[in-house]
Context: one part of a larger RNA
C1' cells in the first nucleotide's frame, strides 16, 4: 500500500508453528524382604545439589567520562585566599540504570496411544498355544496437559462498543468528486520502547516532560569566621557543604500546528 465486502476502536478463539523435556546425592521405609554369613533391596515418602533455561536487582559484587572528596605539575581569574582549565592528569568512594559471580522460578504430576516384553480368554488342531476373532498391562518415547507466537487460517473466524443513513456530477455503474463522523496519521512533549522505522504514554477538557521545593540516597565535615600552633596544620561553628538519573509535592514553564478518513445495507 492493497485484501479480509460500510468505516472505526477494543477484546478474544486457536488451525498451525515454536519452546520446555536432563540428572546426582542424602535421609526414611529398613539393617526390613532376601541371604548360612558377608552383604543388602523393590515399592513408596522427604530433603538437598549440578548443568541448562526464563525472569529480576532487595542482598553480595562489577560498572557507573551524572556526582562527592583528596592530590601532583602547569595555566587563567591582578596578588593572598578561593574557584577553575588541561584526551577521566592521578587516587578513593558511589545513586539510578545495565549487570553475574548475586536472587527467584522451571523441567512436577496426570490422561491417551503404544515398542520390545508380560498376560487373560481362545480355536484352526477335543490337547497345547498372548492371536487367528476378542481383551488387559507395558519405556526417559509420541499426542495432550505447561509456556510463547498465531485469522495472509485468502477457509482472511468470533464478541463488545463507536460513527452515521451526506452534498454535487454522471457514460446510472454497489461510478467519480467534495466536505465530514467515529477514528487515525503527520507534528510536538516524553518513555524500563528503540540503530532508523516500529511499540507505549501524553499534547491545555492536560499532571507527559522540564522547573522549583521536600525526602530517600551518595560524598564525608565546605567557604568564611573564631580558637590553638613559628609552621605544615589542628580544633570549633558543623552528621557540615555539595550533589541528588530514585520517590513525592507544587501547578511555574513547554506540548505550536497540519492532514487523512464511511455513506454499504
Nucleotide at each position: 500500500c492493497g485484501g479480509u465486502u460500510a468505516g472505526u476502536g477494543u477484546g478474544u478463539u486457536g488451525a498451525g508453528g515454536g519452546g520446555c523435556g536432563c540428572u546426582g546425592g542424602u535421609c526414611u521405609u529398613a539393617g526390613u524382604a532376601c541371604g548360612a554369613g558377608a552383604g543388602g533391596a523393590c515399592c513408596g515418602g522427604a530433603c538437598u545439589g549440578g548443568a541448562c533455561g526464563g525472569c529480576c536487582c532487595g542482598c553480595u559484587g562489577g560498572u557507573g567520562g551524572a556526582g562527592g572528596a583528596g592530590u601532583u605539575g602547569u595555566g587563567g581569574g591582578g596578588c593572598g585566599a578561593c574557584c577553575u582549565g588541561c584526551a577521566g592528569g592521578c587516587u578513593c568512594c558511589g545513586u539510578a540504570g545495565c549487570u553475574a559471580u548475586g536472587g527467584c522460578c522451571g523441567g512436577a504430576g496426570g490422561u491417551c496411544a503404544g515398542a520390545a516384553c508380560c498376560g487373560c480368554u481362545g480355536a484352526c488342531a477335543g490337547c497345547a498355544u498372548c492371536u487367528a476373532a476378542g481383551u488387559g498391562g507395558g519405556a526417559a518415547u509420541g499426542a495432550c496437559c505447561c509456556c510463547c507466537c498465531a485469522a495472509g487460517a485468502u477457509g482472511a473466524g468470533c464478541g463488545c462498543a463507536c460513527u452515521c443513513a451526506c452534498a454535487g456530477c454522471u457514460u446510472u455503474a454497489g461510478g467519480c468528486u467534495g466536505g465530514u463522523a467515529a477514528g487515525c496519521c503527520c507534528c510536538c512533549c516524553g518513555g524500563g520502547a528503540g540503530a532508523u522505522g516500529a511499540c507505549c504514554g501524553g499534547g491545555u477538557g492536560a499532571a507527559g516532560c522540564g522547573g522549583u521545593c521536600g525526602c530517600a540516597g551518595c560524598u564525608g565535615c565546605a567557604g568564611g569566621c573564631c580558637g590553638g600552633g613559628u609552621g605544615a596544620c589542628c580544633g570549633g561553628u558543623a552528621c557540615a557543604g555539595g550533589c541528588g538519573a530514585g520517590c513525592g509535592a507544587c501547578g511555574c514553564g513547554c506540548a505550536c500546528g497540519g492532514g487523512c478518513g464511511a455513506g454499504g445495507g